The RNA shown here (TPP riboswitch aptamer (THI element)) has 95 nucleotides and comes from a Bacteroidota bacterium. The sequence was found by an Rfam model in a public genome assembly.
RNA sequence: UUGUCCUGUUGGGGGUGCCCGAGAUCCGGGCUGAGAUCAAACCCUUGGAACCUGAACCGGGUAAUUCCGGCGUAGGAAAACAGACGUCCUGUUCG
Numbered sequence: 001u002u003g004u005c006c007u008g009u010u011g012g013g014g015g016u017g018c019c020c021g022a023g024a025u026c027c028g029g030g031c032u033g034a035g036a037u038c039a040a041a042c043c044c045u046u047g048g049a050a051c052c053u054g055a056a057c058c059g060g061g062u063a064a065u066u067c068c069g070g071c072g073u074a075g076g077a078a079a080a081c082a083g084a085c086g087u088c089c090u091g092u093u094c095g
Base pairs, nucleotide, nucleotide: 003085006083007082008081009080010079011045012044013043014042016039017031018030019029020028021027051076052075053074057070058069059068060067
């Protein structure tokens, strides 16, 4: 001097399904998951699969479901700063 992974602060973005019970829901129980509006929680923030469209999609599986995989090198999608670390250059000192 510069840059990324990482960490933090602030700001911003996002989802909340399937089954059962009842009197509706953000009520209770079971399944998966970081999270199923239990949160002031969880996740993501451009090196962006957090999340949306495609999609009442396709294959497998399940009590059932975006449950698993494909789709997906697809199209969109929300930033600033600081720290630490590292690279390069220059200077000084010692051998």